Molecule: transfer RNA
Organism: Bremerella cremea
């Protein structure tokens, strides 16, 4: 600088344009003599800003960090 990929919950990872799901984990309660485990239940999410659509996580544009490969 030029190409590509990637940003979804505290963390990882899904989601033909049409109810945002799983796993861990955190809280709360059963269990238990205490923890462990093992049940149940809550918690919270689409990078930013615009655009298209009757409906954007997803398509468009721009921008921001992050990776990778080229160049200087």
């Nucleotide at each position: 600088u030029g190409g590509g990929g990637a940003a979804u919950a505290g963390u990882g990872u899904a989601a033909c344009g049409g109810u945002a799901g799983c796993a861990c984990g955190a809280c709360a309660g059963a269990u238990u003599c205490u923890g462990a485990c093992u049940c149940u239940g809550u918690u919270a999410g689409u990078c930013u800003a615009g655009g298209u659509u009757c409906a954007a996580a997803u398509c468009c544009u721009a921008g921001u960090u992050c990776c990778c490969c080229a160049g200087c």